A computed fold for a 68-nucleotide RNA from Anaerocolumna aminovalerica, annotated as transfer RNA. It matches the Rfam family "tRNA". By type it is a transfer RNA. RNAcentral holds the sequence, with entries from MGnify. The prediction has a mean pLDDT of 82.
[in-house]
RNA sequence: UGGAAUAGCUCAGUUGGUAGAGCAACUGAUUCGUAAUCAGUAGGUCGUCGGUUCAAGUCCGAUUUUCA
Repeated sequence: UGGAAUAGCUCAGUUGGUAGAGCAACUGAUUCGUAAUCAGUAGGUCGUCGGUUCAAGUCCGAUUUUCA
């Protein structure tokens, strides 16, 4: 100087409009039972602190950690 930080893990999130997928976990169905498969449920102050805005994961500033 440039990039990254979002669910337990790996990652999306377009022009600012109230956040999702896969895997994992849990419940149910199926099975003599397990696995697999299918259906469903739960899980998030979007690193932190401020600012702008009717509204911020997204824009601006500072800061922490991390990679080059």